[in-house]
Context: one part of a larger RNA
Parts: sequence; C1' cells; structure tokens
RNA sequence: CCGUGGCUAAGGAACUAGGCAAAUUGAACCUGUAACUUCGGGAUAAAGGUUCCCCUGUUUAUCAAUGGGGGCGCAGAGAAAUGGCCCUGGCGACUGUUUAACAAAAACACAAGGCUUUGCGAAAUUGAAAGAUGAAGUAUAAGGCCUGACACCUGCCCGGUGCCGGAAGGUUAAGAGGGGGAGUCAUUCUCAGCAAUGGGAAGAAGCUCUGAAUCGAAGCCCCGGUAAACGGCGGCCGUAACCAUAACGGUCCUAAGGUAGCGAAAUUCCUUGUCGGGUAAGUUCCGACCUGCACGAAUGGUGUAACGAUCUGGGCACUGUCUCAGCCACGAGCUCG
Repeated sequence: CCGUGGCUAAGGAACUAGGCAAAUUGAACCUGUAACUUCGGGAUAAAGGUUCCCCUGUUUAUCAAUGGGGGCGCAGAGAAAUGGCCCUGGCGACUGUUUAACAAAAACACAAGGCUUUGCGAAAUUGAAAGAUGAAGUAUAAGGCCUGACACCUGCCCGGUGCCGGAAGGUUAAGAGGGGGAGUCAUUCUCAGCAAUGGGAAGAAGCUCUGAAUCGAAGCCCCGGUAAACGGCGGCCGUAACCAUAACGGUCCUAAGGUAGCGAAAUUCCUUGUCGGGUAAGUUCCGACCUGCACGAAUGGUGUAACGAUCUGGGCACUGUCUCAGCCACGAGCUCG
C1' cells in the first nucleotide's frame, strides 16, 4: 500500500451521474391497518406490544393457553438463519420468455379483439415425384397478418399502391392464317460468232427463304368495391363599442383536410417555455396552460386496481457514501533477516 471482514466520537447523503456499497428491518404470538380497487385485493400495508428463569392457581392426555407472586443480566426471538418502509409519476395489464459468455428491458410472448384464406384429395408448408405435415383434425377447425388484460372508445379519405369483383370496349403471346415478295430453275426469246461456245432478258411447277390482313387467353388499360389493407388526414386574408382574440366571412388547393381524447410528453427544436407545488436554493420531478418545430385513435387513443431484480422524482428510518479519517483481525505484496 492492496484485498476481505469487524468497530468508531459528533454530524447523518453534506458523497455521488445515482444512497452505488454498507447499514437499518427481520422469527413467532397479540393489537392494529389508509388512499384506491376489477371488491379478489392493497396487506406482513403503515404503526405498536410481548418473548428469559423460579414458585404457584385454572384449563389440559400431551403440547400449549391463561392468572398470581418472585429473580437475574447491558442485553431474554440473549448464537445463526430470518422483509427496510412510505408518497408520486412514466412504460408494460398480469405469471412467463430473451441477446449460453457486456443488454432481463419499456423488447418477445400472453389471454382477448379484428381482418383474411380454406368445404376437405382443404388452404398453407415440404418435396422434380411418390409422399409427408396440416390431421387420424373438418369452419366453436386449420393457416397468414395486425393489435395486445380490463373500462370508455376506435372519426374522415378508395385519388395513389395492394386485394376482391366485373366483363362491353382498347391493347396483347404462342399458335392458326397465308395476300404477296425474294432466290433457284425446265424452257423460250435475243445478241456476238461459220461453228463450237459465250453474254443478256423473260420465266411454269417444285423446292428454299420471308411473310401482310384476319382469328387469338390471362394480364394491363377500363368499371366498381375495400382502410382493425399499405397508407393519407391543408394554405392565405379579413372581421366583435379599449386592447387582444376570432364564434363569423372570403378565397385557393385536395381523395379527404386530424374528430374524441391527450399534449414542452419515452414525442417540444426554440427551451432551464410560462404559472403553481416541493427545496434556503430544483436544466430533473409533480400539477396546469396549449404557441403539438414534428401526438392522435388496433403502425391503436385515453384511463386503469394488481403486478415489476423496470425507469424518474420526493420523504422517513438507517448508516464510514461523505465531513475525515482512525483502530483491529486475517490474507497478499514490499523491506529487513
């Protein structure tokens, strides 16, 4: 000097990002127990009391319960083991699950709600297939997606994208079709030449190549529906007997212009917004306001008892966290031997 334990005057969170760590509390019995609440809880709420030994009475099979008298100690659950508590808000209803070895959570799951697919050789999944799972199930079933107990609710927009339905018209593949076109060529004509031969032109059938019109499904265009499908949910100007504000009016744009509720919020940049509370003093916290940079309704909205090794703020108790250190025990290191 370090580690692990133990104790500490006075103070008691002044420490610190933060009471991290430590301390407090603790068992059994008796009393007592608030707000709130889904009436189950909350609750071991909180807050108090008792606990040893001897003699003795009552009840008693025993254990034990209860009454009277007495005794000792600093201390009677005499050691060990054995909840600290309260108030407030956020998030998630809850018990569960998770990053084996840096994250346990507000993430995942969940009961519950909704949409959607599927009539059974089901849909879906897997497999070139046979087959298998689904399921030895049958729509109160099975698959997919979203939300996530419960309470009150869940507004407007189908223009875009998706999905579903429709089939008149437009477009449209392979294929069918084959008007024509090109090449080749029997043969014919023609030019030069005495001839052999050479050059040029036309050209049937066949063969080869090409190929117009026309017919031709789904899809797309088109016509409807659908938002607990993906998603979206305005701007400017004026106006009221002080000022301010604008119930009101005008105008432009849009598919429609954000309803209820909430709101400086896990969302608010400006911002430590402003006011109130708490403190001597509060960028955090709680309650309001609304100017929502950029909340908002199953990418759910707002509440909510209970629950949480969750996160934020405050308080009581308690303490070496600190003022500010000291001592002791054990272990390690170091120095000396």